[in-house]
RNA sequence: GCCACCGUGGCUCAAUUGGCAGAGCACCGCAUUCGUAAUGCGGGGGUUAGGGGUUCAACUCCCCUCGGUGGCU
Numbered sequence: 001g002c003c004a005c006c007g008u009g010g011c012u013c014a015a016u017u018g019g020c021a022g023a024g025c026a027c028c029g030c031a032u033u034c035g036u037a038a039u040g041c042g043g044g045g046g047u048u049a050g051g052g053g054u055u056c057a058a059c060u061c062c063c064c065u066c067g068g069u070g071g072c073u
Base pairs, nucleotide, nucleotide: 001072002071003070004069005068006067007066010025011024012023013022019056027043028042029041030040031039049065050064051063052062053061
């Protein structure tokens, strides 16, 4: 330099022929306990890497940029 895949809460990942952004763990509060852990109930937290375009509507499709992984040279 070329090709492919990937980037979504703090972490690991869902959400696909475009149609309400979710789960588990973590965190916070409450209950339980002499206390802690475990358990149960509830809660907060996201410019879906950044910018632009298409569309009534974009995590999803198109273009550019940035970053990561792998392959080729």

Transfer RNA from a Nitrospirota bacterium, 73 nucleotides, folded computationally. The coordinates come from a structure-prediction model, not an experiment, and the mean pLDDT is 81. Rfam family: tRNA. By type it is a transfer RNA. The organism belongs to Nitrospirota, within Bacteria. The RNAcentral record of the sequence draws on ENA.